[in-house]
Notes
Predicted 3D model of a 405-nucleotide RNA (Bacterial RNase P class A) from an Anaerolineae bacterium. Lineage of the source: Bacteria > Bacillati > Chloroflexota > Anaerolineae. Rfam family: Bacterial RNase P class A. From the family's description: Ribonuclease P (RNase P) is a ubiquitous endoribonuclease, found in archaea, bacteria and eukarya as well as chloroplasts and mitochondria. The coordinates come from a structure-prediction model, not an experiment, and the mean pLDDT is 79. A source record names the gene rnpB. RNAcentral holds the sequence, with entries from ENA.

């Protein structure tokens, strides 16, 4: 230079006008002032927690759920360092990464003969067979004198029958170690050598996962546990609409509550008149007027509770610096700091200077210059993570090629 790896950040600045939530202070009580007001994801609710209410003696079944070691942490399916595997020249990345050598069950699509635990015989090779044919030899018998027939032994031949092999062909993701030799009718870890690879025992490092060496054992053994299963280990439900307080209104209980007289019907009603109780006519008297006077106007008080309003609500596994540990996620400690709190849900809109990035235009180009454009999104009970989505700058580092000094 180019071409990749990977790690943190930042998500414009300042002022102005108008409005908007929340709180504090004034006072003339509806207005002035002050203060503070979104995110890196506020998402997606996927995991883990606090809190809260509801369960719940212990323990076991079932159900879920993680799943290589050692650490972190309040806890995690998260992070850190490490180990193995795979991927890549590399810097690095990616892994549901216990167990399939057995405690068992199941499943391998298609092609193929055969897909799994003393595997399989389609080709194909190689024994067998009083087999059948063909051929060659030899012997004997008959005649037409070179043919036929029978017997007997042979074939690197064919075909049938019944075997024997896993080496060779094919099929397949995958067909039960590979190479040479021994050996055998052919053949085969059946045996050997060496190579590989399992198991196992012992050293040696290491907290360990695991790694190195090194004896032994032909042990040779597919694969799936993201099938069911076995092992370890975690797991009580529901979730701020959790949940707690206060309480108009209806409706329920309990209890106070103001009388006498006359008239009708006939024994419990109607009417009517003075009192009297409540209430209305702006406070008060007076007076009108409403309702009621035991079939109860009204008024107290009780549980539970709707509408409403409060709490929970935001101080905190708190931010952000210093300093120690610790590789490192993190973890002490000491300073500072208050950093959103709505219930139909504020957090906006507008102008102006300017910083950066991009795109047009003038300009051969640079440099000016004008004009346009700047991501994803948005709290609602709080935190820890993951995962997704995102216009672009910034700030260290590592790697591979090429050049140059």
């Nucleotide at each position: 230079u180019a071409a990749g790896c990977a790690g943190g950040c930042c998500a414009g600045a300042c002022g102005g006008u108008c409005g908007c939530g929340c709180u504090c202070c004034g006072c003339u009580u509806g207005c002035g002032g002050g203060g503070c007001g979104a995110g890196g994801a506020a998402a997606g609710u996927c995991c883990g927690g606090g809190c809260u209410c509801c369960a719940u003696a212990g323990g076991g079944c079932g159900c879920g759920g993680u799943g290589c070691u050692g650490g972190g942490u309040a806890a995690c399916g998260c992070c850190c360092a490490g180990g193995c595997a795979g991927g890549g020249c590399a810097a690095c990345c990616u892994g549901a990464c216990g167990g399939a050598a057995g405690a068992g069950g199941g499943c391998c699509a298609c092609a193929g003969a055969a897909a799994a635990g003393c595997a399989g015989a389609c080709a194909g090779c190689c024994g067998c067979g009083u087999g059948c044919g063909c051929u060659c030899g030899g012997a004997c018998u008959g005649c037409g004198u070179g043919c036929a027939g029978u017997c007997c032994g042979g074939g690197u031949c064919g075909c049938c029958g019944g075997g024997g092999u896993g080496a060779u062909g094919g099929u397949g993701a995958a067909a039960a170690g590979g190479u040479g030799g021994u050996g055998u009718a052919a053949g085969a870890g059946a045996c050997c050598a060496c190579c590989g690879g399992c198991g196992u025992g012992c050293g040696u490092g290491g907290u360990g996962a695991c790694a190195c060496g090194u004896g032994c054992g032909g042990c040779c053994a597919g694969g799936c546990a993201a099938c069911c299963c076995c092992c370890a280990c975690c797991g009580g439900g529901a979730g701020c609409a959790a949940g707690g307080c206060c309480a108009a209104g209806c409706a329920g209980g309990a209890g106070c509550g103001a009388g006498c007289c006359c008239g009708c019907c006939c024994u419990g009603g109607c009417g009517g008149g003075c009192g009297c109780g409540a209430g209305g006519c702006g406070g008060c008297c007076c007076g009108c007027u409403u309702c009621g006077u035991u079939u109860g106007a009204g008024c107290u008080c009780c549980g539970g509770g709707u509408c409403g309003g409060c709490c929970g609500c935001u101080a905190c596994a708190g931010a952000c610096g210093g300093c120690a540990g610790g590789u490192g996620a993190c973890u002490g400690u000491c300073g500072u700091c208050g950093c959103a709190g709505a219930c139909a849900g504020a957090u906006g809109a507008c102008c102006g200077u300017u910083g950066c990035c991009c795109c047009g235009g003038u300009g051969u180009g640079c440099a000016g210059c004008c004009g346009g454009g700047g991501a994803c999104a948005g709290a609602a009970c709080c935190c820890g993570g993951c995962u997704u989505a995102u216009c672009g700058g910034c700030c260290a580092g590592c790697u591979u090629a090429g050049a140059u000094g």